[in-house]
């Protein structure tokens, strides 16, 4: 100087997971924990309307996480891997939103417990958790700011 790895922070991202106020925690900040309120997000729940179901091949919800094919694992297999394809997500920052095109990545998990279609009214629950590596191209609409 170069590279590889940890560690903090900020700036950013994924998610609905933020924002006030009161208290403990702490020497005090950050931060963390407890109660209340806002916003956000999700679920049950009439008439009508829809369906005509429940057939252990249960059904249902959260979420972008579905669907095909091929190849192997296995006695088989709806399992499980490893590839492609579609179809869906995200991000390519510096106010936000649509939209093309490029280019990366993702396509998981976990919940109800026998039982829920929409559904006003009403009740019920959430408000986490993780990353931090990289930084293109246009069109258009809007907010906010200075002048």
């Nucleotide at each position: 100087u170069g590279c590889c790895g940890c560690g903090c922070a900020a700036c950013g991202c994924c998610g609905a997971a933020c924002c006030c106020g009161g208290g403990g925690c702490c020497c005090g900040g950050a931060g963390c924990c407890c109660c209340g309120g806002g916003a956000c997000g999700g679920g049950g729940g009439a008439c009508c309307c829809a369906a005509g179901u429940u057939a252990u091949u249960g059904g249902g919800g959260c979420g972008a996480g579905u669907c095909c094919c091929g190849c192997g694992g296995u006695c088989g297999a709806u399992c499980c891997g490893c590839g492609g394809g579609a179809g869906g997500c995200g991000c390519c920052g510096g106010c936000u939103c649509u939209u093309u095109c490029c280019g990366c990545g993702c396509u998981a998990g976990c919940c109800c417990g026998a039982c829920a279609g929409c559904u006003a009214a009403c009740c019920c629950c959430g408000c986490a958790g993780g990353c931090c590596g990289a930084c293109g191209a246009a069109a258009g609409a809007g907010a906010g700011u200075g002048c």
Model confidence (mean pLDDT): 76 of 100. c-di-AMP riboswitch aptamer (ydaO/yuaA leader) from Conexibacter arvalis, 147 nucleotides, folded computationally. It was read from a public genome assembly, where an Rfam model found it.